[in-house]
Context: one part of a larger RNA
RNA sequence: CGCAGGAGGCUUGAGGGAACCUUUCCCUAGUACGAGAGGACCGGGAAGGACCGACCUAUGGUGUUCCAGUUGUUCCGCCAGGAGCAUCGCUGGGUAGCCAUGUCGGGCAGCGAUAAGAGCUGAAGGCAUCUAAGCUCGAAGCAUCCCCCAAGAUUAGGCCUCCCUCCCCGAUUAGAUUCGGGGGUAAGACAGCAGAGAGACUAUCUGCUUGAUAGGUCGGAUGUGUAAGGCUGGUAACAGUUUCAGCAUACCGAUACUAACCAGUCGAGAGA
Repeated sequence: CGCAGGAGGCUUGAGGGAACCUUUCCCUAGUACGAGAGGACCGGGAAGGACCGACCUAUGGUGUUCCAGUUGUUCCGCCAGGAGCAUCGCUGGGUAGCCAUGUCGGGCAGCGAUAAGAGCUGAAGGCAUCUAAGCUCGAAGCAUCCCCCAAGAUUAGGCCUCCCUCCCCGAUUAGAUUCGGGGGUAAGACAGCAGAGAGACUAUCUGCUUGAUAGGUCGGAUGUGUAAGGCUGGUAACAGUUUCAGCAUACCGAUACUAACCAGUCGAGAGA
């Protein structure tokens, strides 16, 4: 820009993409078959492998924004308690998120037309013949079915809902009849702001005081593992007690304390 008014939702699916794998074991059955050795078709069931997708409850990894221990050194006047630097100094753990080695799921079945092939009926050619007319079957393949995208599918689809007979100027007409330009608006949209289930940017999504969108605060979960200070015991190192304490990031809630303010732009005229 188009989709013959302007919008907001929900959809159909022309078309396109993705996928399509396979092993072992058990039953049927030690049956059919076979002298024996051996050993089925058909049908039913159970475990896997590789691959693909999603996810984080559990198992684990990471987790330089959490906790603790600890070495050297510098500093906070000293002790105590801390801070900086040394790969996050090193070490032991670890929430959310992300992840696999983890968990869950997938290939099934069905249906249509067929290939090689198997047939029916059947002439040419009194017979025969699957083929010439006609008809029935037949594959991991083809088309569907399952999953994803999809109406710029210009053949521009469908359904639901919302808004609306405004004002001015120029031309034109029998006539607000028609055309062109401009303005303020409706439904709505954009922009702005607080952000994340989103993210390179954009987009998308959640909110914007009629508010829980982010931060803070409070509570919980969870992590670490019993803080500092005091008291008691010990010459002391240290131990016990106060104390399952103290501290704490992303998680789950509650709460307007802080910030989403004030203001703005666009957008139809009942539809040739």

Model confidence (mean pLDDT): 89 of 100.
This is a predicted structure of a 272-nucleotide part of an RNA (large-subunit ribosomal RNA, domain VI) from a Dehalococcoidia bacterium.
The organism belongs to Dehalococcoidia, within Bacteria.